[in-house]
RNA sequence: GGAGUCGGCCAGACAACCGCUGCGCGCAAGCGUGGAGGAAAGUCCGGGCUCCUAGGGCAAGGCGCCAGGUAACGCCUGGGGGGCGCGAGCCCACGGACAGUGCAACAGAAAAUAAACCGCCUAAGCGUCAUGCAAAUGAUGCCGGUAAGGGUGAAAUGGUGCGGUAAGAGCGCACCGCGCCGGUGGUAACACUCGGUGGCACGGCAAACCCCGCCUGGAGCAAGACCAAAUAGGGAAGCACGCAGCUUCGGCUGCACGUAUGGCCCAUACAGGCUUCCGGGUAGGUCGCUAGAGGUGCGUGGCGACACGCAUCCCAGAUGAAUGGUUGUCCUCGACAAAACCCGGCUUACCGGCCGACUCCUUUC
RNA sequence: GGGCCAUUAGCAAAGCGACCCAAUGCGCUCCCCUGUCGAGGGAGAGAUCGUCCUUUUGAAUCCGACAUGGCCCGCCA
Numbered sequence: 001g002g003a004g005u006c007g008g009c010c011a012g013a014c015a016a017c018c019g020c021u022g023c024g025c026g027c028a029a030g031c032g033u034g035g036a037g038g039a040a041a042g043u044c045c046g047g048g049c050u051c052c053u054a055g056g057g058c059a060a061g062g063c064g065c066c067a068g069g070u071a072a073c074g075c076c077u078g079g080g081g082g083g084c085g086c087g088a089g090c091c092c093a094c095g096g097a098c099a100g101u102g103c104a105a106c107a108g109a110a111a112a113u114a115a116a117c118c119g120c121c122u123a124a125g126c127g128u129c130a131u132g133c134a135a136a137u138g139a140u141g142c143c144g145g146u147a148a149g150g151g152u153g154a155a156a157u158g159g160u161g162c163g164g165u166a167a168g169a170g171c172g173c174a175c176c177g178c179g180c181c182g183g184u185g186g187u188a189a190c191a192c193u194c195g196g197u198g199g200c201a202c203g204g205c206a207a208a209c210c211c212c213g214c215c216u217g218g219a220g221c222a223a224g225a226c227c228a229a230a231u232a233g234g235g236a237a238g239c240a241c242g243c244a245g246c247u248u249c250g251g252c253u254g255c256a257c258g259u260a261u262g263g264c265c266c267a268u269a270c271a272g273g274c275u276u277c278c279g280g281g282u283a284g285g286u287c288g289c290u291a292g293a294g295g296u297g298c299g300u301g302g303c304g305a306c307a308c309g310c311a312u313c314c315c316a317g318a319u320g321a322a323u324g325g326u327u328g329u330c331c332u333c334g335a336c337a338a339a340a341c342c343c344g345g346c347u348u349a350c351c352g353g354c355c356g357a358c359u360c361c362u363u364u365c
Numbered sequence: 366g367g368g369c370c371a372u373u374a375g376c377a378a379a380g381c382g383a384c385c386c387a388a389u390g391c392g393c394u395c396c397c398c399u400g401u402c403g404a405g406g407g408a409g410a411g412a413u414c415g416u417c418c419u420u421u422u423g424a425a426u427c428c429g430a431c432a433u434g435g436c437c438c439g440c441c442a
Stems, first nucleotide, its partner, number of pairs: 001361010012330007020035006037336001041347002044345005049220004060216005065079005080094001081092004095211002100209002102205002117150002119146003125142007158176006177200001178198005183192003224287004234278006242255005258270004294313008331334001366438007375391003383422001393409005415431003
C1' cells in the first nucleotide's frame, strides 16, 4: 500500500421565529420544563401485569450435543462434534433408523431378510468332441462357483498389502478404519501415540408417521377497576281503570282490545295508563399509564454471557390521537422508518460515516 | 389485540415428495371448412408454480424468512 474478518458507536449540526402536546406555577394573559427508534416495524418466541379457570389423564403444539447465564426463552455465552476458508474467522433443527410402520422415480442384473448383466473359474457332478492302446489330457455345454474388475445410480454390505484358491472372497494374517468393554483426562458433551475384544454385526430419510426426554391452563389493556346520563326494558309502591252515544247519574247500548296455552275458535290466566323510588347495563368520564428484570459512571468476581456493591439521573404517555413548519449559516448534502400496557430476545428494512481488535498478500528498513 | 386463507400460462383452475421441463377449460397462433365472418374440425405455442433459503438423492408440494392480496372475531338488546 492492497484485500478481508470481527466487535462497538452515530443516524445532518447550530441559531431565530411561529405552532402542537404532557406536567408544574398562575385568577388570567402567560411563563418554565419534557417530547420517538435502532429498528418504535413484522408479531416469530419468552415473560411481567389483569381477569377467568384450576382433581387427574388424554389430545394438541413446541423444543432437542454439553455446561453455564437469565424472571423466562426457540435467546445469549463458553465448550464438544461436523462442514467451509491459506488465515483472522464463519455456518450447522446436532436425540433415536437392532420399538415399530413407511418411502426410494429413472437407470441398473440387483435397492434392503441383498443381487450374477458383462467378466473370471471349471475344483466337485452329468454329457459331447479331439488326441491317446489305456490311464489321462485339452476344448466345449449343462448344472454350478465367484462381489476381485467393468458398468448403473444419490446410495451397491469397509480400505491397502501378503497369503490362500479352480477362480475368488475377512477365508486367514498385518496395518488402517469401525463397533463393544475397560482404563485415563474432562463437571459434561467428548477425546486419547492407551489396553482388551469382535472379522465387521442389518446403509439413507424422522423439516415421513413415530419413539424417548423436557416445556406449555385459557384469554388479552377493547385485559380489568371505579363514577355514571337520555331512551327502551326489569323490580317495588301509590294513583287511575279503553272510546263514543244516551241518561232519571243508579245505569244502558254500540265499537275496539295485547301476551301466554293453541293449527284455529271458544275458554282461562296475566298485563295495560301516570307518578315516584331501586338495581343492572350502554354513551360519556376517571384509573390502569409509565420509576422500570430502568439509564449512566466507577469498583469487585467471572474466559464470557452476566452478577454484586456504591454513587448519580428521571428520560413521551396521547385517545381523532402531539413531536411539525419557515428562514439563515455550515458540512461529508442526510437512508430505513415513526410510540399506543410494559419489558427481554429474534427476524426483516437501512444513504453513508467513525472507532477499536485481528488476518492474509506485496514492498521497504 | 387475536385468528385464518390464498398466490400455478393472458383469465379460471387441478396437482400436495419422483409418474410433473406441471392436467384441463376459455382465450391466442396456424391449417381445413365458407363467397366472407362466426360456429365446427385438426395442429401448435404459451409456466424459472409470488421471492429468497433449508431438509432431501430428488421440492409447485416439507421447513423458515419475506412480499402482495383477502377474510373472520370482539358491548347490550
Overview
Predicted 3D model of RNase P RNA and transfer RNA as a complex of 442 nucleotides.